Model confidence (mean pLDDT): 76 of 100.
Predicted 3D model of a 389-nucleotide RNA (Bacterial RNase P class A) from Photobacterium ganghwense.
The source organism's lineage runs through Bacteria, Pseudomonadati, Pseudomonadota, Vibrionaceae and Photobacterium.
A source record names the gene rnpB.
Rfam family: Bacterial RNase P class A. Gene Ontology terms of the family: tRNA processing, dimeric ribonuclease P complex and ribonuclease P activity.
[in-house]
C1' cells in the first nucleotide's frame, strides 16, 4: 500500500406546519346510579362525546412460521406400545434442532471456513452406464503353459506301445504382476520365489486387534505385543443403540350479560288470569304471573414489568452466570406509529450552478435461537503480499 477473515455497531439528522393512534391533565356538554331538598331543583363518582395542554408511539430483522419454552385450557401425562424428532465429546440454557469449547475429516499459503460425524462382526435389501468379472469376486488383453493334452523327431519293441528331445502348438488349465473399464477391481515399495505369478516368504512402510501413556470424554501417541492382514460401499436405506417428545392454541382461556326461543321451580286459574278501559257491564284470549341458571349478540379481561434493559464489579478460555445500582421502553381491534417544505449529511453524475439516489421492510399474547431479505456506512482484531525504516 493493496487484498482478505472475523466479530460488533448505525439504519439518515434538526426545524415548522398539517394529521393518526392510545395515556394523562383541565373544560363544556349528553346520559346512568347515587347523595341533598323548601319537591322547583342543586351536587356528582364513573362513562360517551367535543375542545384545549402535556407526554408515549415498529424492527434488526417486526418476515417465513422452520425449532424451542413460558402462558392457558383439555387433562393427571408413573410405565408401555405405536409414531415423530435428535445423533463425535463435554459444556451453558427455562428449553432447542440453538450457542460455546474441544477431536476427527475436507478446504484454504494463511487468518479462517464448511461438516447429521453413532452402529453395515445382529437381519434385510440397493447399486445406472461402463466393463470379463461388483460381492461367500472375476480371466477380455496380457504372461505361463511347470503338471496333462496334441504335433515333429531320435532310441527300444513282444507292433498294442513304452522312454526321451524339441524357441513346437495355444486345447485343457494356471496367473490378479502388467494393460483396459469403473467412484470402487481385495494394501504398498523391495528382495526372495516360481513355468508365469501371488502376503507364498521376508525387511519396511502402513492396518486391524489388545496393552500402555495423555485427556471428563471424543481422541490421539506408542522404540510394546499380536494378527499376513483390506475385514468392500451405502443407514437423510429398512433396521439397531442411546437419549427425548400428551394435545390443541390468545379465534387459549375467564369475567359480565339484551331481545327471541327453549329448560328447571314456585304461586295463580274457569264466579279465574291477560288485553281493552277511568271504572262496571261487554268483547277478545286460554293459559297467565314471577324467580333462578345456561347460553347468542354485544362488553370487559387476557394485555405487557419481563428467562427485560443500561451501568458497574465479581467467577469462567467462552457460551453463560453471581451481586449491586439506576430504568419503564407501542399494546391497535380493518388495524396508529404519517405527509409536505428548508437546511445539513453520506453516495453517484457534472467544470459549475445543480440533479439524482438514501435499503430490506411494518408489532398483534409474550420470550429464546435458525433461515430468509437488506442502499450504504463506522469501529476492533487477525492473515497474507508488497515497499520503506
Nucleotide at each position: 500500500u493493496g487484498a482478505g477473515u472475523u466479530g460488533g455497531c448505525c439504519a439518515g439528522g434538526u426545524a415548522a406546519u398539517c394529521g393518526c393512534u392510545g395515556c394523562u391533565u383541565c373544560g363544556u356538554u349528553g346520559a346512568u346510579g347515587u347523595c341533598c331538598u323548601u319537591a322547583g331543583g342543586g351536587a356528582g363518582a364513573c362513562u360517551g362525546a367535543c375542545g384545549a395542554g402535556g407526554g408515549g408511539g415498529a424492527g434488526g430483522a417486526a418476515a417465513g412460521u422452520c425449532c424451542g419454552g413460558g402462558c392457558u385450557c383439555c387433562a393427571u401425562a408413573g410405565g408401555g406400545c405405536a409414531g415423530g424428532g435428535u445423533g463425535c465429546c463435554a459444556g451453558a440454557u427455562a428449553a432447542c434442532g440453538u450457542c460455546u469449547g474441544g477431536g476427527g475429516g475436507g478446504c484454504g499459503c494463511a487468518a479462517g471456513c464448511c461438516u447429521a460425524c453413532g452402529a453395515c462382526c445382529a437381519g434385510u435389501g440397493c447399486a445406472g452406464c461402463a466393463g470379463a468379472g461388483a460381492g461367500c469376486a472375476a480371466a477380455c488383453c496380457g504372461c505361463c503353459g511347470a503338471u496333462g493334452g496334441c504335433c515333429c523327431g531320435u532310441u527300444c519293441u513282444u507292433c498294442g506301445g513304452a522312454a526321451u528331445g524339441g524357441u513346437g502348438c495355444a486345447c485343457a488349465g494356471g496367473u490378479a504382476a502388467g494393460g483396459g473399464u469403473g467412484a470402487a477391481a481385495g494394501g504398498g515399495u523391495g528382495c526372495g520365489g516360481u513355468a508365469a505369478g501371488a502376503g507364498c516368504g521376508c525387511a519396511c512402510c502402513g492396518c486391524g486387534c489388545g496393552g500402555c501413556u495423555a485427556g471428563u470424554a471424543a481422541u490421539a501417541g506408542u522404540u510394546c505385543g499380536u494378527g499376513g492382514c483390506a475385514c468392500g460401499g451405502u443407514a437423510a436405506a429398512c433396521u439397531c443403540c442411546a437419549c427425548c417428545c400428551g394435545g390443541a392454541g390468545c379465534a387459549a382461556g375467564a369475567c359480565c350479560a339484551a331481545a327471541u326461543a327453549g329448560g328447571u321451580c314456585c304461586c295463580c286459574a274457569g264466579u279465574g288470569g291477560c288485553g281493552u278501559g277511568g271504572c262496571c257491564c261487554g268483547c277478545g284470549u286460554u293459559g297467565g304471573g314471577g324467580a333462578c341458571g345456561g347460553g347468542u349478540a354485544g362488553g370487559u379481561u387476557g394485555c405487557u414489568u419481563g428467562a427485560g434493559c443500561c451501568u458497574g464489579u465479581g467467577a469462567g478460555c467462552g457460551a453463560u452466570u453471581g451481586c449491586a445500582g439506576g430504568c419503564c421502553u407501542a399494546g391497535a381491534g380493518g388495524a396508529a406509529u404519517g405527509a409536505u417544505u428548508a437546511c445539513c449529511a453520506c453516495c453517484g453524475c457534472g467544470c459549475a450552478a445543480g440533479c439524482g439516489g438514501u435499503a430490506c421492510a411494518g408489532a398483534a399474547c409474550c420470550c429464546g435461537g435458525c433461515u430468509u431479505a437488506u442502499c450504504g456506512g463506522c469501529c476492533a482484531a487477525c492473515u497474507c503480499a508488497c515497499c520503506u525504516c